[in-house]
Large-subunit ribosomal RNA, domain II from an anaerobic digester metagenome, 688 nucleotides, folded computationally.

Context: one part of a larger RNA
């Protein structure tokens, strides 16, 4: 991991409380004892207590009333409105370990220094090499002293380096050869050195060159036994079946926030009343949202007009006076904003009557709950970046506790609620070229980008292409090419070293010959040349422009596989619009059989109708298992339990019958009683 056993709401109670079932009933009822016995789950006495029939006052006390109070007031709690009480048997609460396992922890008695700290007595151990302190000798020196050489000695937490004692570094070893090794390397090695025997210190206590270290593989409080089943608002786990119903993730309060309490929502019982409930339709109301408004207030607010005031200038000795590229009050006129603005105002919604529907829904009490981490779309705000699968609030509708279709996938999105069965039909929402159930559909456009074909793709650019409006030029010949010409006063004045159409300044930028030609459109020159435009004409010979509007397409367009049509792949689509017409498509719906549940008819006898997704959690009626007591004078060596097949019944938990195997017990049936169903608990033992 598996298999087998085992493995969790139970016991008790002179404790409250519903419900249900029996007894007696304004009453019920005995306790503990006695006494009698067939000794039993027994009978009789046994009225002590105890609830219950009356209550209000703190009481004293009064009493259908009483307390407050001065009260004959007012109010407060009571009665006018009478069932109880003892048993049993189930719900639940208390109270007990109280469904079960599980801490870290605390207090108490005890064992422990054979590991390991340190002391303590008593021995033990330390190859070989080195280096050469003080001392003292001898000589030399010295006034004596000092000091110097030689050798002598042998010091030392000295040096090197085995044994021993450490454990630096890397490597190996990590289910180990080992619950701390192994290899190479390292440190120390006469010392604050190793070490052996024996001996002391004991747990809030020792020991400790101190690392909270060490104290028997245990240490920031060692180990055993008890208290102890410590408490655990916390995690896990909690065992057979069908049926009915079916939530909450919300107010408020809380040493309260993942825990509780009341209340809301579920549930079963009971009553109550007859529609109160819920829908629609109509009539009547409350009410200031969304809009809109603003000379209709409060505030804020563009331009203009108008210009009180105010700066600033100019006069003055001062005042007056006079201007104005400032401001800028009223007022008017035009525009336009506001969640805390309103002269105004809706649609929903909400409250009420009134009437119709529908198999009901409401309300009251009274038994048991669960929830009190919500969540995501959408719609109305706040907040936040009109940022988030953000966060808070309201209305909605899913999830949650909802399967089936569809969106390639997919809790919440689009359709739609699964009571069985089956190789019937019909749709939805979304397909219909294969993958893959239906159309290469009909009909008109359209786009070329594979755009697109189910995530978005912007601002801004462009003779992409289609359809449209609006307006210009055109067979008197447009537009576009070609071929000619594009001139003179003039090198227009002024500048200026130059300035000649073309550095710049200045112009009634004039005028003349002309088909036409600018005191010049660009390019050139140092300045002129020189090219070329406008503008003419031939030439050709039909459409040519210039603003705009709409479809679809194109660039903007950069994320790590080719990897955002699911894929093949598709172009008069299989693409995108517009209109058609079939088909396909689900546990929907409908036909066909059958189960159950409610309701109504009197009745599980039969019909009609409505109905049967479900978590938490309420109710209901069953199966299995061990035992008990009746009973079938049940079954069994002519083969029981129990193990294995087969075969059959029943919504299901099961049951029943038969073969084989086993080899001695055991079951229907009516009650009863409970050590009463395992797949989970990092469950527990064995066993694989």
């Nucleotide at each position: 991991g598996c298999c087998u056993a085992c493995g969790a709401g139970u016991u008790g109670u002179u404790u409250c409380u519903c419900a249900c079932u029996a007894g007696c009933g304004a009453g019920g009822u005995u306790a503990a004892g006695u006494a009698c016995u067939u000794c039993a789950g027994g009978u009789a006495c046994g009225g002590a207590g105890c609830c219950g029939a009356a209550g209000c006052g703190a009481a004293a006390g009064c009493g259908a009333g009483u307390c407050u109070g001065a009260a004959a007031a007012g109010g407060g709690c009571g009665g006018c409105u009478u069932a109880g009480u003892u048993a049993g048997u189930g719900g639940g609460a208390g109270c007990a370990g109280a469904c079960g396992c599980g801490a870290a922890a605390c207090c108490u008695u005890g064992u422990g220094a054979u590991c390991u700290a340190c002391c303590c007595u008593u021995g033990a151990c330390c190859a070989g090499g080195u280096u050469g302190a003080a001392g003292g000798a001898g000589c030399c020196g010295u006034a004596a002293c000092a000091g110097g050489c030689u050798g002598u000695g042998g010091a030392g937490g000295a040096c090197c380096g085995a044994a021993c004692c450490a454990g630096u570094a890397u490597c190996c070893g990590u289910u180990g050869a080992a619950a701390a090794g192994g290899a190479u390397u390292u440190g120390g090695a006469u010392g604050a050195g190793u070490u052996g025997a024996g001996g002391g210190u004991a747990g809030g206590g020792g020991u400790g060159a101190a690392a909270g270290g060490c104290u028997a593989a245990u240490c920031a409080a060692a180990c055993u036994g008890g208290g102890a089943g410590a408490u655990a608002g916390c995690u896990c786990g909690u065992a057979c079946u069908c049926c009915c119903c079916g939530a909450a993730a919300u107010g408020u309060c809380u040493u309260u926030u993942g825990g509780g309490a009341c209340a809301g929502c579920c549930u079963c019982a009971a009553u109550u009343u007859a529609u109160a409930u819920c829908u629609u339709a109509u009539c009547g109301g409350a009410g200031g949202u969304a809009g809109a408004g603003c000379u209709a207030c409060u505030g804020a607010u563009a331009g203009g007009a108008u210009g009180c005031g105010a700066g600033g200038g100019c006069u003055u000795c001062a005042u007056c006076g006079c201007c104005u590229a400032u401001c800028a009050a009223u007022u008017c006129c035009u525009g336009a904003c506001a969640a805390a603005c309103u002269c105004c105002g809706a649609a929903u919604g909400c409250c009420g009557a009134u009437a119709a529907g529908u198999u009901u829904u409401a309300a009251u009490u009274g038994g048991g709950a669960g929830u009190g981490a919500g969540u995501c779309g959408c719609c109305g705000g706040g907040u936040g970046c009109u940022a988030a699968u953000g966060u808070c609030c309201g209305g909605u509708g899913g999830c949650g506790a909802g399967a089936g279709g569809g969106a390639a996938a997919g809790a919440g999105c689009c359709c739609a609620g699964a009571c069985c069965a089956a190789c019937a039909g019909c749709u939805a929402a979304g397909g219909c070229c294969c993958c893959c159930a239906a159309a290469c559909g009909u009909g008109u456009g359209u786009u070329a980008a594979g755009u697109u074909g189910a995530a978005a793709g912007a601002a801004c650019g462009a003779u992409g292409u289609u359809c449209g409006g609006u307006u210009g030029c055109a067979g008197c010949g447009a537009c576009a090419g070609c071929u000619a010409g594009g001139a003179u006063g003039u090198u227009a004045g002024c500048u200026u070293g130059g300035a000649a159409g073309c550095a710049g300044c200045u112009a009634u930028u004039c005028a003349u010959u002309u088909a036409a030609a600018g005191a010049g459109u660009g390019c050139g020159u140092a300045a002129c040349a020189g090219c070329u435009c406008a503008c003419u004409a031939g030439u050709c010979g039909a459409g040519c422009g210039a603003c705009u509007g709409a479809g679809c397409g194109u660039g903007g367009a950069u994320a790590a596989u080719a990897a955002a049509c699911g894929g093949g792949c598709a172009u008069c689509a299989a693409g995108c619009a517009c209109a058609c017409u079939g088909c396909c498509g689900a546990a929907g719906c409908u036909a066909u059989g059958g189960a159950c549940u409610g309701u109504a008819a009197a009745a599980c006898a039969u019909u009609a109708c409505a109905g049967u997704g479900g978590u938490a959690g309420g109710g209901g009626a069953g199966c299995a298992u061990u035992c008990u007591a009746g009973u079938c004078a049940g079954c069994g060596u002519a083969g029981a339990a129990g193990g294995u097949g087969a075969u059959u019944c029943g919504u299901a938990a099961g049951g029943a019958u038969u073969g084989c195997u086993g080899g001695a017990g055991u079951g229907g049936u009516u009650a009863g009683a409970a050590a009463a169903g395992a797949a989970g608990a990092u469950g527990u033992a064995g066993g694989c």

Model confidence (mean pLDDT): 84 of 100.